Predicted 3D model of a 97-nucleotide RNA (SAM riboswitch aptamer (S box leader)) from a soil metagenome.
[in-house]
RNA sequence: UUAUCUCGAGUGGCUGAGGGAACAGGCCCUGCGAAGCCACAGCAACCUGGUUGCAAUUGCCAAGGUGCUAAUUCCUGCCCGAUACCGGGGAAGAUAA
Numbered sequence: 001u002u003a004u005c006u007c008g009a010g011u012g013g014c015u016g017a018g019g020g021a022a023c024a025g026g027c028c029c030u031g032c033g034a035a036g037c038c039a040c041a042g043c044a045a046c047c048u049g050g051u052u053g054c055a056a057u058u059g060c061c062a063a064g065g066u067g068c069u070a071a072u073u074c075c076u077g078c079c080c081g082a083u084a085c086c087g088g089g090g091a092a093g094a095u096a097a
Stems, first nucleotide, its partner, number of pairs: 001097005010040005018029003023077004041069003046065002048062004073092001078089004
């Protein structure tokens, strides 16, 4: 810089009090075990490989490199519409190339 972010997918062991990125406000999870580490399993298909095809920014298959496996990126914060709810966009963040 570009693309995606309301889909999907967890058990066990060690350990032992916090965690949901940071700040603020909410709302949640958590000794029926948080975060972290390890093992195994799984999800997805960005890159990659194969295949179809005249070709492609196409379809399908695989799963080597990543990533991920509570809640929409948990919600809000800024702007616009609407003013009860809500909708759209932005910012920030995450992941990939």
The sequence is in RNAcentral, with records from MGnify.